[in-house]
């Protein structure tokens, strides 16, 4: 210095004027003073909670829905950290919905001889048995028949690669490799490794039904409590029941507990208002300790938006950064994604530009 | 803000993981003395990306877009 991998940081600055919206003072009030005032993502609403409420509790079945290699961390997770395994690269490093297809079913179009207890289209053989020739060794047909070695269809042809072995051919037999079982040793475990064994019996698919372990009641601050105006406290008609009944947020039982006549249709009233719920929290920085890390403890400091038809803005001036130019300088309707709405933990997408650190792997100089 | 549904020709709807179809509409050609109607023929799409699979409109994740509900007394 090139070219790449990883993890993180920033996301204009300062002054001045006029403006919004909260809080404090200080005032009789007009007001006047102080002092705060978007984000790494607020954002998608994809996951976990926290808090309301669904009256409210225990229990058991079914049914829905998620998760899915082991181990840790967390309040919880589908996040996070570490490991272990299979793929990718030359390496740094990066991907992975990564239980289970010897519990059952289903499904695999076309092509292709054969597709799911496999299969002779072309191929190769014809050792035996038959036929022809020949005195006989033999040689010929390719009639029974054998053969999955090699051609050809396909995603996928029921181990792979050599040697033997045969009439050709086969795990038929061996040597290594892959795979299954079994034991041992290491490691918490996923799993490694070795030793003996099975001649392979077992195609793919579970982001197809399923099966196994584990978790999950629904609903969401327009939940939810108060106030204060206004009108109602409800009418009609059917029908079904009449307490030993019914109903109660997925269904059903069971105990406990509360409410009461249920069910269907039609008809019908008012407001467009404040309050709170609202921000102090699994909070933030800083240091120490423990951890390989995620993250955990102790110790000091710190308060940092709270609207509700919804503030967080505009103008100007110097200066940064980016562009063009006629380059000590002028220009510019250039300055990313994007806007809090009860609150956190993540992940996901979006983002001009600038910067750190630590790797990898090249080139050159000393 | 919170919750649900949908995206397939140019509208409007179908399709069980195995060649994306209807109807209307468009365009050309035939018919006619022009039109119209009416025959024949044509082109034209699964909202984008990524997986899972042999194969993807479908299954599954991500992402645009559109469309529906929900104040309070209650």
């Nucleotide at each position: 210095c090139c070219a790449g991998a990883u993890g993180g940081u920033u996301g204009g600055a300062u002054a001045g004027c006029c403006g919004c919206c909260g809080c404090c003072g200080c005032g009789a009030a007009a007001g006047c003073g102080g002092g705060g005032g978007a984000g790494g993502a607020a954002a998608g609403u994809c996951c976990g909670g926290g808090c309301u409420c669904c009256g409210u509790g225990g229990g058991a079945a079914c049914a829905g829905g998620g998760u899915g290699g082991c181990g840790g961390g967390u309040a919880a997770c589908g996040c996070c950290c570490g490991c272990c395994g299979a793929g990718g690269g030359a390496a740094a490093c990066c991907u992975c919905a990564g239980g289970g297809a010897a519990a059952g079913u289903g499904c695999a179009g076309c092509a292709g001889a054969g597709a799911g207890c496999a299969g002779a289209c072309c191929g190769c053989c014809g050792a035996u048995g038959g036929c022809c020739g020949g005195c006989a060794a033999c040689g010929g047909c390719a009639c029974a028949g054998g053969c999955a070695a090699g051609g050809g269809u396909g995603a996928a042809a029921g181990g792979g690669u050599g040697c033997g072995g045969u009439a050709a051919g086969a795990g038929c037999g061996c040597a290594c490799c892959g795979c299954g079982g079994u034991g041992c040793u290491g490691g918490u475990a996923a799993c490694a490794g070795c030793a003996c064994u099975g001649g392979c019996a077992u195609u793919g698919u579970a982001a197809a039904c399923c099966c196994c372990a584990c978790c999950c009641g629904g609903a969401g601050c327009a939940a939810g409590a108060c106030c204060a105006a206004a009108u109602a406290g409800g009418g009609a008609u059917a029908a079904c029941a009449u307490a030993u009944g019914g109903c109660a947020g997925g269904u059903u039982c069971c105990c406990a507990u509360g409410c009461c006549g249920u069910u269907a249709u039609c008809c019908g009233g008012g407001u467009a208002g404040g309050u709170u719920g609202c921000u102090u929290g699994a909070g933030c920085c800083u240091g120490c300790u423990g951890g390989c890390a995620a993250c955990a403890g102790c110790a000091g400091g710190c308060c940092u938006a709270g609207a509700u038809g919804a503030a967080u803005g505009g103008c100007u001036a110097u200066c940064g950064c980016c562009g063009u130019c006629u380059u000590u300088g002028a220009c510019g309707c250039g300055u990313a994604c994007a806007g809090a709405a009860c609150c956190c933990g993540g992940c996901u997408u979006a983002c001009a530009g600038a910067c750190c650190a630590u790797c990898u792997g090249g080139u050159c100089c000393a | 803000g919170c919750g649900g549904g949908c995206g397939u020709a140019g509208u409007u709807c179908a399709a069980u993981g195995g060649c994306a179809g209807a109807a209307c509409g468009a365009a050309a050609g035939c018919u006619u003395c022009c039109c119209a109607a009416g025959c024949u023929u044509u082109a034209g799409a699964c909202g984008a990306g990524g997986g899972u699979u042999c194969g993807a409109u479908u299954c599954c994740c991500u992402u645009c877009g559109c469309c529906c509900g929900c104040u309070c007394c209650a």
Molecule: RNase P RNA; transfer RNA
Organism: Sphingomonadales bacterium